[in-house]
RNA sequence: GCCCCUGUGGCGCAGCCUGGUUAGCGCAGUGGACUUUUAAUCCAUUGGUCGUGGGUUCGAAUCCCACCGGGGGCACCA
Numbered sequence: 001g002c003c004c005c006u007g008u009g010g011c012g013c014a015g016c017c018u019g020g021u022u023a024g025c026g027c028a029g030u031g032g033a034c035u036u037u038u039a040a041u042c043c044a045u046u047g048g049u050c051g052u053g054g055g056u057u058c059g060a061a062u063c064c065c066a067c068c069g070g071g072g073g074c075a076c077c078a
Stems, first nucleotide, its partner, number of pairs: 001074007010027004020058001029045005051067005
């Protein structure tokens, strides 16, 4: 340098293919119930510029373009 995969709450992920009202799940956090206490369990609840910018569209996490970060492969290394 080229190609492929990937980026979504604190963490791990789904949703993207096929655009559609308020973006979900698990864990974690907070409050409560229960319990002698802890753990476990149960209930409620907090937390998201969906990597950044732009475009298309009535409407974008989703489609298109560029860029950035991470991972992998190939090439160069005369």

The RNA shown here (transfer RNA) has 78 nucleotides and comes from an uncultured Acidimicrobiales bacterium.
Its Rfam family is "tRNA". By type it is a transfer RNA.